[in-house]
RNA sequence: CUAGAAAAAGGCAAACUUCUCCGAAAGGGAAGGACGCAAAGCUAUGAGCCUAAACGUUUUCUAAACGCAUGGUUGUCAAGUUGCCUGGG
Numbered sequence: 001c002u003a004g005a006a007a008a009a010g011g012c013a014a015a016c017u018u019c020u021c022c023g024a025a026a027g028g029g030a031a032g033g034a035c036g037c038a039a040a041g042c043u044a045u046g047a048g049c050c051u052a053a054a055c056g057u058u059u060u061c062u063a064a065a066c067g068c069a070u071g072g073u074u075g076u077c078a079a080g081u082u083g084c085c086u087g088g089g
Stems, first nucleotide, its partner, number of pairs: 001088004011037002016032004021028002035075001041081003045078003048073003055067005
């Protein structure tokens, strides 16, 4: 510099379960668990997706419906950035 077929020193941890944890929700956190992952490390920058509290509009107005991200998701895809192992040069 290059590749990730096999392997795995060292890692991560989906679904699901539990919690007198946080949140309006989506979602997150902690403990267990293991479907998978070579960046499933980090950053919401672009796109996608999820939610709709506040706000706006309407109505049959203690409320509901619709719209909307300023809320999330990096284990959806890109982008940026850092790095382990193994093989090859």
Source information: A computed fold for an 89-nucleotide RNA from Planomicrobium soli, annotated as c-di-GMP-I-GGC riboswitch aptamer. The sequence was found by an Rfam model in a public genome assembly. Its mean pLDDT, the model's own confidence on a scale to 100, is 81.